Predicted 3D model of a 134-nucleotide RNA (c-di-AMP riboswitch aptamer (ydaO/yuaA leader)) from a Bacillota bacterium. It was read from a public genome assembly, where an Rfam model found it. NCBI's taxonomy places the organism under Bacteria, Bacillati, Bacillota. The coordinates come from a structure-prediction model, not an experiment, and the mean pLDDT is 81.
RNA sequence: UAGUUGAAAUCUCCGAAGACCGUUAAGGGAGCGGGGGAACCAAUCUUUUGGGGUGAAUCUUGCUGAAAGCAGGAGGGGCGACUUGGGCGUCCUAACCCGUCAGCUAACCUCGCAGGAGUACACCAAGCGUAUUG
Repeated sequence: UAGUUGAAAUCUCCGAAGACCGUUAAGGGAGCGGGGGAACCAAUCUUUUGGGGUGAAUCUUGCUGAAAGCAGGAGGGGCGACUUGGGCGUCCUAACCCGUCAGCUAACCUCGCAGGAGUACACCAAGCGUAUUG
């Protein structure tokens, strides 16, 4: 100096889930996010073929006569270390909850602020910012 592997989390990423005050421990307000809930509007037929909610996580084809699982496609979502658009590359497309019940929805009511992880192309354009020199 280059490559490979491992650890850690200053830092960074998914996500609403990050800060501040305060406490022996509780906890609190702001901020961010979710649900319920009039009129008007929508709906005018739905109701076990149940229905609905959070979430990017839906639809479809095949392997099977089911199921589970696997593979493919469309649609959707994340990342590649300032932001946005484009290009290229790469990955994900789950899980859980309500309990027969909920369209929208001002006032109002109510809930959450977890959990998990480790990328590194400035390739083009535009913009913002910092440092140095004159």